[in-house]
Context: one part of a larger RNA
Molecule: small-subunit ribosomal RNA, 5' domain
Organism: uncultured bacterium
RNA sequence: AACGAACGCUGGCGGCGUGCUUAACACAUGCAAGUCUUAGGGGAAAGUUCUUCGGGGAUGAGUAUACUGGCGCACGGGUGAGAAACGCGUGAGUAAUCUAUCUAUCAGAUUGGGACAACCUGCCGAAAGGUGGGCUAAUACCGGAUAUGAGCUAUAUUGAGUGGUGUAGCAAGAAAGGCUGGAGUAAUCUAGUGCUGAUAGUUGAGCUCGCGUCCUAUUAGCUAGUUGGUGGGGUAAGAGCUUACCAAGGCUACGAUAGGUAACCGGCCUGAGAGGGUGGACGGUCACAUUGGGACUGAGACACGGCCCAAACUCCUACGGGAGGCAGCAGUGGGGAAUUUUGCGCAAUGGGCGAGAGCCUGACGCAGCGACGCCGCGUGAAUGAAGAAGGUAUUUAUAUUGUAAAGUUCUUUCAGCAGGGAAUAAAGUGUAUAGUAGUAACUGACUAUAUUUUGAAGGUACCUGCAGAAGCAGCCCCGGCUAACUCCGUGCCAGCAGCCGCGGUAAUACGGAGGGGGCGAGCGUUGUUC
Numbered sequence: 001a002a003c004g005a006a007c008g009c010u011g012g013c014g015g016c017g018u019g020c021u022u023a024a025c026a027c028a029u030g031c032a033a034g035u036c037u038u039a040g041g042g043g044a045a046a047g048u049u050c051u052u053c054g055g056g057g058a059u060g061a062g063u064a065u066a067c068u069g070g071c072g073c074a075c076g077g078g079u080g081a082g083a084a085a086c087g088c089g090u091g092a093g094u095a096a097u098c099u100a101u102c103u104a105u106c107a108g109a110u111u112g113g114g115a116c117a118a119c120c121u122g123c124c125g126a127a128a129g130g131u132g133g134g135c136u137a138a139u140a141c142c143g144g145a146u147a148u149g150a151g152c153u154a155u156a157u158u159g160a161g162u163g164g165u166g167u168a169g170c171a172a173g174a175a176a177g178g179c180u181g182g183a184g185u186a187a188u189c190u191a192g193u194g195c196u197g198a199u200a201g202u203u204g205a206g207c208u209c210g211c212g213u214c215c216u217a218u219u220a221g222c223u224a225g226u227u228g229g230u231g232g233g234g235u236a237a238g239a240g241c242u243u244a245c246c247a248a249g250g251c252u253a254c255g256a257u258a259g260g261u262a263a264c265c266g267g268c269c270u271g272a273g274a275g276g277g278u279g280g281a282c283g284g285u286c287a288c289a290u291u292g293g294g295a296c297u298g299a300g301a302c303a304c305g306g307c308c309c310a311a312a313c314u315c316c317u318a319c320g321g322g323a324g325g326c327a328g329c330a331g332u333g334g335g336g337a338a339u340u341u342u343g344c345g346c347a348a349u350g351g352g353c354g355a356g357a358g359c360c361u362g363a364c365g366c367a368g369c370g371a372c373g374c375c376g377c378g379u380g381a382a383u384g385a386a387g388a389a390g391g392u393a394u395u396u397a398u399a400u401u402g403u404a405a406a407g408u409u410c411u412u413u414c415a416g417c418a419g420g421g422a423a424u425a426a427a428g429u430g431u432a433u434a435g436u437a438g439u440a441a442c443u444g445a446c447u448a449u450a451u452u453u454u455g456a457a458g459g460u461a462c463c464u465g466c467a468g469a470a471g472c473a474g475c476c477c478c479g480g481c482u483a484a485c486u487c488c489g490u491g492c493c494a495g496c497a498g499c500c501g502c503g504g505u506a507a508u509a510c511g512g513a514g515g516g517g518g519c520g521a522g523c524g525u526u527g528u529u530c
Stems, first nucleotide, its partner, number of pairs: 001529003005526005012377006018370002020335001025333003029330003034071003039068002047059005078288003087213008097205002102201007110144004119134006151170008182189002214260003221251003226248008263285004267278004290311005313324004341367001343366003349363001350361004380410004390401004414471001416466005424457001428453001430451007474519005479500003485514005495502002
């Protein structure tokens, strides 16, 4: 000097930050990932109203909810257990690779089929749930056709080698589905959106390599898929990645192997620097999701709030069987010196879905708590000598507290009360007008203008007014280092102490008082780093 600090005494306000460093211990409760009805088939009820008062109809409403389907759930959020490793950092390579959505270009979208949920019905079960039969739709699923040919073979050319490009032969796709408007009996046409294939881009990812990356030699040898080759397999992709056979290799004193410790970095702290320490918050990367293992789906996971198996633990049970995973946000117990609210809102920013309106979002924006940190402000200002009283000391003259107080004249920040009162809001939507591309034309799309509407924080910030010095100072130290001295008490006791040391009868060092010094809403102590 610094701190994610803690403890002791004290404590007025505001702004900005920050807050389980320990048990990756166990978790009650609520919320944290949904959305689309313009993909599809079904489809209520309450309420209102009519009524012959039995019931039925209309509206509610093709609304709500569930189901099939699409996209998302691999992002965002948390934690640092493991890992000394191509994990991270940095620089390269990929001629060894993939990439949903998005953008651009080119080409296309033909003909058929059979189901399964929902629903109806039967059964089993305490429940979780399961099962049989029947009906049905699609942008769900499955055939056939076509395709500039994904791939293979041959050949030419080029290149850096197995790559790129061209030519000739064998096998894979699509949903014209939905919506709006116009013409029309219809076929059909058009606009927007969606679908399939190919190429390129963007973005993201996989893999490989050079260099760097803690301690211990009181760890000296380690290794059989081990090192290399061939054949098969596997991956998006190179490879002992895997397997069979063959060979006997590979690493190591420039520290292998083993053990210990640890997420890494940008940064942060310190320091004149070189260095040393550190990796909390914020940003990038990695790893993990009760423990261990595994795959499925998918463009992408071996998946925190998905599935299966095993284990431990907890809960429900009709004892037959089931359910769960806060290292998401709050919160609880426990551990600990120690770390917050079971708050408000999607108004903004961002994300998912949707044509959109919109819905969801404990991301995020805010508020609450804590002097935990930094910064700012206040607790008054000027004047005032009878140097008051009181305290303390005293050589009894006085000195000091001390312009300090009182008194006088002012001011009113902050806090309090009252009144006014924001920016953060840009959009999007609706309405109106005009234009642009396209079309036979219209609707629709897009652009521009005008108008309308949207604020959690919050009646907050800020402004104005009111009253009155009114409501607001402590903590540590005073032997030297080190700024600051006397009296009393105690008597090697009680005690102090960072080091030196102090205390055994006049202690500036213990305890109290007066005075003084330092810092100040803080001050000290402890811990840790330089």